The prediction has a mean pLDDT of 82. A computed fold for a 1487-nucleotide RNA from an uncultured bacterium, annotated as small-subunit ribosomal RNA.
């Protein structure tokens, strides 16, 4: 001392990238701000800079005396003039010491420049400390002063003079040097000690007599200078740098080594453990960050380097190549009298600029430190202080306590009640930090320096006492006052701690990442309430964390990114057994370092805390030594087991090169024979009467080798097949004879490398890109066809890539098991768990994200290579290497995107498979699509044609009854509130009916009639107000209901058990059924909705019961009739009851079941029919049945009236009706149903009309009356024609309904008599009492557009061999790039818009680097006729160089007409390449 989380899918699990929660910052912005303490404050322009200060100091060195103060002195106007070095003191000069420290800044610099650790035997060191000695005499100038010149800087001359300034002589050594010996040492030159001789070199005074200074030498401290080992950024798309370059001698130089400089000489040095080169960048203690390993960074503090306007240069010094010294070039600015000057803030302060941004032109030297003095003192923008700024840090503080009517108020709400701000407030009590006021008031001082006193030795040490304070009347302390003076910012979808209302409507806006927003947004904007921090909070910027996401600690590479095409093989890395040395790695002791400060611990002092002090620890490192030998490393001697030979065996499509063979095909030539022949899903094109295909024979050429032949074999890999020789090669067994670790890998390098391509010469049968030419196509530059050239072959020389795959790099080693194969060995053997090599399959622990791998590993371990790090831009661009080209190899980045992916699940899909079903298909029967007509819809029209349903699943559908009304729609008029109901308030006695006006009516108006009472009042009505009403929208906010897959056989669950999961599994599997219906089997065992049954109806039968029903027997009585008495037998009626189950036979099966023209049965395998619709699926439908949330209108989108409309009519469609006729038409006549309905009603039966229907009238509220048949059936005409077919359509005269039949009713009778003679493509029903046909009932309803619905019965077939195929379903199983699920998903061109990038004629820059040309200022040489006696100087002149010029390349950056390609942008085009068999399997590389 170690946290996760969001985000790829329908969902897993994984890989794998974005992006967040954390902590820093010299910080910036935005919002807000009370105080104080500590810190910090130009990250940018080493741009440029106004003003002031930032190094001076010593009169105890020295000549002096400009100014100032005192004193003398003169003149005298009594307060002014001159004068005076006479005393404090001192400008400028001459000297001394110090300006090399402090202060700043990070330009340059990838270096010994910083860090460490070392050596100098190869050096310095002022000031300071110790010891030793010593200080004699002399001389000559010079500043200063005066005068000149010049605007000024400056400057020139002449006389004069001093010094601790500068020379000269003396003196001297344990100094320095030379010579040459000994002894000792030792690190290689060598160092050290001794003694001998020779030669050289010093001084400086002052003065208060206390001392200071001074010179020589030796030592110390300091403090520097070199040189070395180790460490210290990228980039190979920078691979070869180096001529003083390496090394030697010798000389110069310098404090000192060195090529450091020069001469000669030799030819070195440096580099893949990365040299040059580019491009960045001051190290370093230390700061942030982390669990640490790292990983950033290098701001304040500390400590080195560098630099000072920019570049070069020395002189002074002990110390520099010198920030506030000098000197030259150069830029820049200033000054000027135009002739000459003069400056350097990267010192404090402070101004412009630049920039997102960074303070005061403060006080003091009180203290700390420095610099000169003896010393007082003098300077001191170092430093203490203060001032600005929330920048940070850390600390207080905005009150406490009690207080429920839970107050007003805001806000929300299920709505007049409640929730919440909220004990919050109000109100009481209490406290005073802080702010204000007023007072008092430290510490920082102790010291120089004086003064007094002790000690001993005239001086040193102690002790007291006085003297100094910027900051500062600071901090602290008291007292006074009164809650009084003081809270804000972000957020409230996940992630992430916090929710509602309203506004907005994919707008407007928000986002760190998923995302929010398209009329019910906890994502937007505002409000209320809230959470989080808090004088700050946000937000942006960087940096490390989470990220084990570059993996030393601590990843990976079968498929996810990632094994190199193989192999041999350099360097390097690694390496068997046994013994002996060593001691380099390695351990352990010791010692030296590792600077303070920081980090840690403890201790302590500001009131605490930040800050501060002390003290310990730690500083993982490095040197040096001193021991230890297991292991590694070396060295030595030794073994065979790793490796190699070697004998013999063997085995194989292993290679190279000859020679030899057949069959096939093509082609020639001849010969038979005659119309096609070839091809395809179908066809042409082509070939063929000039004789073809076919068929025989001969003959030529090329390329290839069937059978055998495979889950074989061999080779490193690529690859390799007829037969045989020749040569070369590798493996495999067997013995166990040599050698003795000789091995393994393998960067770089070499070598082989399919197939396409390329070159030069050749061949050239079939095949066949490119191409032509026929098809298909909407096209069709494809896929089929028919032909064809490069190529395929060969020899030689290139390329050097492939899914070059086992998508699996080599080596060695260990680890369960069956079971094949090929090739050897043992053995008498066909037995053997025999044994070795090799190739296959399956299955275990173990290992995988899982699929899977599993002794031939993807287990367990060892070595070594090699590659990966989100997807797209892109294996692309640019270099740069190879190549004849074609390309190959090495390979960015901008820019975009939040994914991309990889196993597996669950689905759905397929022009994937298999099983199985359905009137699906086939086999039939009848329609529909043509005709007219009816009905519904589209369309069109219209004032209006209300309004919905629209692929199956809309269209005779909502509508089971649109003249009015319905009605929702138009036009015109009216009303403000109709009905219901209730409150409250006023008015009246009405009101409602009759009558009249007006009008189209609603509706206005007028007129008649009229209440009850116990007089409180009931009742009514009318007026006001409140609630009201909407067929207005939204079926995509909703409830209910319904349609449709589908009456299909299917959706599920509990619990167990698999698997990491999501899921599986049950529910699959093997039968079998109409059925997920049942059996058997079985990690599954039950179970629940469907299924079937239970329910209805009908097909038989028993029994009970017997009116309305029925009438066999008896009677009665009619023309005649269950009409009557009677009856329960029989039909029927309705109750209750049996019956049917694969029970029984028989085969056939384990069952389940299934087969039989089986038996019995009324009826046989669900009897027939009806009701009953699982989980779900179409945002299917519908807000206009009805409810309902939200929105909208409210003298109108409400509501009433009258007309018109919904019925329109160039046309399209979909459902029906009639028919086209003779299985028929009209006539005449004769028969049989069932359900159902009936009083504002069915109506018998007589009348009257041709007829509808009229008048009359009997039954019946109905088993009683009544509404009631048709087709058949029996004759009679018609005889194939637009007809005695068929009825439209017109006229024209009735009827009944109704207020009203004109728009717009039905019917009926005369008259007319259309189209229409069996329906093109194409489509629609049905499998049995069905289909086809015949009539009848009913609902609605005054009447009807009914040919529509829904029922009821009469008559009554045909056909099914079958599941290829079409269409829909169900189960299983594959493939999947889909999951909005194939009506999915998707790819390129082209067009539009934006954006970054490559090329490019060219254009501008910029560093570095060569060549040559000039060349300041200066060192150092050389000369020197001039000064000077001389040393020596000026001059001249060499050599070097900073700078300038020219020149030709090379890097590098910006640009740029035109051009390449690439990203990214709801709905633009053309085509469909890929994801199913993607509809021609796909994908690799090549042309």
């Nucleotide at each position: 001392u170690u946290a996760g989380a969001g985000u790829u899918u329908g969902a897993u699990c994984c890989u794998g990238g974005c992006u967040c929660a954390g902590g820093a910052u010299g910080a910036a912005c935005g919002c807000u701000a009370g105080c104080g303490g500590c810190a910090g404050g130009c990250u940018u322009a080493a741009c440029a800079c106004a003003u002031g200060c930032a190094a001076g100091u010593c009169g105890a060195g020295g000549g002096g005396c400009a100014g100032c103060a005192c004193g003398g002195g003169u003149g005298c106007u009594u307060g002014c003039a001159c004068u005076u070095g006479g005393u404090g003191g001192c400008g400028a000069c001459c000297g001394g010491c110090g300006g090399a420290c402090g202060g700043g800044u990070g330009c340059g610099u990838a270096a010994c420049g910083c860090g460490u650790a070392u050596g100098c035997a190869a050096c310095c060191u002022a000031c300071c400390u110790u010891a030793u000695a010593c200080a004699g005499g002399g001389a000559g100038a010079u500043a200063g002063c005066c005068a000149g010149a010049g605007a000024a800087a400056u400057u020139u001359g002449g006389a004069u003079u001093a010094a601790u300034a500068u020379g000269c002589c003396a003196u001297a050594a344990u100094a320095u040097c030379a010579u040459a010996a000994a002894g000792c040492c030792a690190c290689a030159u060598g160092g050290u000690u001794u003694a001998a001789u020779g030669a050289u070199u010093a001084a400086a005074g002052a003065u208060u007599u206390a001392u200071c200074g001074g010179u020589a030498u030796a030592a110390g401290a300091u403090g520097g200078g070199c040189a070395u080992g180790c460490g210290u950024a990228u980039g190979a798309u920078u691979a070869g740098c180096u001529a003083g370059u390496u090394g030697g001698u010798g000389a110069g130089g310098u404090a000192a080594u060195g090529g450091c400089u020069c001469a000669c000489c030799a030819a070195g040095g440096c580099g893949a453990c990365g040299a040059u080169c580019a491009u960045u960048a001051g190290g370093g203690g230390g700061c942030c960050u982390g669990a640490g390993a790292g990983g950033g960074u290098g701001a304040a503090c500390c400590c080195c380097c560098a630099c000072a306007c920019u570049g070069g240069u020395a002189c002074u010094g002990a110390g520099a190549c010198a920030c506030g010294g000098a000197c030259c070039a150069g830029a820049c600015u200033c000054c000027u009298a135009c002739g000459g000057g003069a400056g350097g803030c990267a010192g404090c302060a402070g101004u412009g600029a630049g920039g997102a941004a960074u303070a005061u032109u403060g006080g003091g030297c009180a203290a700390u430190g420095g610099a000169g003095g003896c010393a007082a003192c003098u300077c001191u923008g170092a430093c203490c202080c203060a001032g600005c700024c929330a920048u940070g840090c850390c600390g207080c503080g905005u009150g406490u306590a009690g207080g429920a009517a839970g107050a007003a108020g805001g806000c929300g709400u299920u709505c007049u009640g409640c929730g919440u701000c909220g004990u919050a407030a109000a109100c009481u009590a209490c406290u005073u930090u802080u702010a204000u006021a007023u007072a008092g008031g430290a510490a920082u001082a102790a010291a120089c320096c004086u003064c007094u006193c002790u000690a001993c030795g005239u001086g040193u040490a102690g002790a007291g006492g006085g003297c100094u304070g910027a900051a500062u009347g600071u901090a602290c302390u008291a007292u006074a006052c009164g809650a009084a003076u003081a809270a804000g910012c972000a957020c409230c979808g996940g992630c992430u701690a916090a929710c509602u209302c309203c506004g907005u409507g994919c707008c407007a806006g928000c986002a760190g990442c998923c995302g929010c927003g398209g009329u019910a947004a906890u994502a937007c904007g505002g409000a209320g309430g809230g959470u989080g921090c808090a004088a700050g909070c946000g937000u942006u910027a960087u940096c490390c964390g989470g990220a084990u996401u570059c993996a030393u600690u601590g990843g990976g590479u079968u498929u996810a990114a990632a094994g190199g095409g193989u192999c041999c093989g350099u360097a390097g890395g690694c390496g068997g057994c046994c013994a002996a040395a060593u001691a380099a790695g390695u351990c352990a002791g010791u010692g030296g370092u590792g600077a303070a400060a920081g980090c840690c611990u403890c201790c302590c002092g500001c009131u605490c805390a930040a800050c501060g002090g002390g003290a310990g620890a730690a500083c993982u490192g490095c040197c040096a030594u001193u021991g230890a030998a297991a292991c590694u490393g070396u060295c030595u001697g030794g073994c065979u087991u790793g490796a190699a030979u070697c004998u013999a065996u063997u085995u194989g499509a292993a290679g190279u090169g000859g020679g030899c063979g057949g069959a096939a095909u093509a082609c020639a030539u001849c010969a038979u024979g005659u119309a096609g022949c070839g091809g395809u899903g179908a066809a042409a094109u082509g070939c063929a009467u000039a004789g073809a295909u076919a068929u025989g024979a001969u003959g030529u050429a090329g390329a290839a080798c069937a059978c055998c032949u495979a889950u074989u074999g061999c080779g490193a890999a690529g690859g390799c097949a007829g037969c045989u020789c020749a040569c070369u090669a590798a493996g495999u067994u067997a013995g166990c004879a040599u050698u003795g670790a000789c091995g393994c890998u393998g960067a770089g390098g070499g070598a082989c490398g399919a197939a396409a391509g390329c070159g030069u010469g050749g061949g050239g049968a079939g095949c066949g890109a490119a191409c032509a030419g026929g098809a298909u196509u909407a096209g069709a530059u494809a896929c089929c066809c028919u032909g064809g050239u490069a190529g395929u072959c060969c020899a030689c020389g290139c390329c050097g890539u492939a899914a070059a795959c086992g998508a699996u790099g080599g080596u060695c080693a260990c680890u369960c098991g069956c079971u094949g194969c090929a090739g050897g060995c043992g053995a008498u053997a066909c037995a053997c768990g025999g044994u070795c090599u090799g190739u296959g399959g399956c299955u275990g622990a173990g290992c995988g994200a899982a699929a899977g791998c599993a002794u031939u590993a993807a287990g367990u371990g060892a070595c070594c290579c090699a590659c990966c790090u989100g997807g797209g831009g892109a294996g692309u661009a640019c270099g740069u290497u190879c190549g004849c080209a074609a390309g190959a190899a090495u390979g960015a980045a901008a820019c975009u995107c939040a994914a991309a992916g990889g196993a597996a699940u669950u689905g759905a899909c397929g022009g994937g498979g298999g099983c199985c079903c359905g009137c699906a298909c086939a086999a039939g029967c009848g329609g529909u699509g043509g005709a007219g007509c009816a009905u519904g819809u589209g369309g069109u029209u219209u004032a209006a044609u209300u309004c919905g349903a629209u692929g199956a699943u809309a269209c005779g559908c909502g509508a089971g009854g649109a003249a009015c009304c319905u009605u929702a729609c138009c036009a015109a008029g009216g009303c403000u509130u109709a009905a219901a109901u209730g409150u409250a308030g006023a008015u009246u006695g009405a009101c409602a009916g009759g009558g009249g006006u007006g009008g189209a009516a609603a509706c206005a108006u007028c007129u008649u009639u009229u209440u009850c009472u116990u007089c409180g009042g009931a009742c009514a009505a009318u007026u006001u107000a409140c609630a009201a009403g909407g067929u207005g929208c939204u079926g995509c906010a909703u409830g209910g209901u319904u349609g449709u897959c589908g009456u299909c056989a299917g959706c599920u669950c509990g619990u167990g058990c698999u698997g990491u999961g999501a899921a599986g599994u049950g529910u699959c599997g093997g039968g079998u059924u109409a059925a997920g219906u049942c059996c058997c089997a079985u990690a599954a065992c039950g179970a629940g909705c469907g299924c079937a049954a239970c329910c209805c109806c009908u097909a038989u039968u028993u029994u009970c019961a017997g009116u309305u029903g029925c009438c066999a027997g008896c009677g009665a009585g009619u023309a005649a009739u269950g009409u009557c008495g009677g009856g329960g037998a029989c039909u029927c009626u309705g109750g209750a009851g049996a019956a049917a189950c694969u029970g029984c036979c028989a085969c056939c099966g384990u069952a389940a079941g299934g087969u039989g023209a089986g038996a019995g049965g009324a009826a046989g395998g669900u009897g027939g029919g009806g009701a009953u619709g699982a989980c779900g699926u179409c945002a299917a439908a519908u807000c206009a049945u009805c409810a309902c949330g939200g929105c909208c209108c409210u003298u109108a989108c409400g509501u009433c009236u009258u007309g018109g409309g919904c019925u329109a009519c160039a046309c399209a469609c979909g459902u029906g009706c009639u028919a086209c006729a003779a299985u028929g038409g009209u006539c005449g006549g004769u028969a049989c149903a069932g359900a159902g309905g009936g009083c504002a009603g069915c109506c018998a039966c007589c009348c009257c009309g041709c007829g509808a229907g009229g008048g009359g009238g009997c039954g019946c509220g109905a088993a009683u009356c009544u509404c009631c048949a048709a087709a058949a059936c029996c004759g009679a005409u018609c005889u194939c024609a637009g007809u005695u077919c068929g009825g439209a359509u017109c006229g024209a005269a009735g009827u009944c309904u109704g207020c009203a039949a004109c728009u717009c009713g039905a019917c009926u009778u005369c008259g007319u008599g259309a189209a229409g003679c069996u329906g093109g493509a194409a489509u629609c029903g049905c499998u049995a009492g069905u289909a086809a046909u015949c009539g009848g009932a009913u609902a609605u309803c005054a009447g009807c557009c009914a040919u529509g619905a829904u029922c009821c019965g009469g008559u009554g077939a045909a056909u099914a061999c079958g599941u290829u195929c079409c269409c829909g379903g169900g189960c299983c199983u594959u493939g999947u790039a889909c999951a909005c699920a194939c009506c999915g998903c998707c790819c390129g061109u082209c067009a539009a818009g934006c954006c970054a990038u490559g090329g490019a004629a060219g254009c501008u820059g910029g560093g570095g680097g060569u060549a040559c040309c000039u060349g300041a200022a200066g060192u150092c040489g050389g000369u020197c006729a001039c000064c000077g006696u001389a040393a020596g100087g000026a001059g001249c002149u060499g050599c070097c160089u900073a700078g300038g010029g020219u020149a030709a390349a090379a890097c590098u950056a910006g640009u740029a007409a035109c051009u390449g390609g690439g990203g990214c942008u709801a709905a633009g085009u053309c085509g469909u390449a890929a994801c199913a068999a993607g509809g021609u399997a796909a994908c690799c590389a090549a042309u």
Annotation: Rfam family: Bacterial small subunit ribosomal RNA.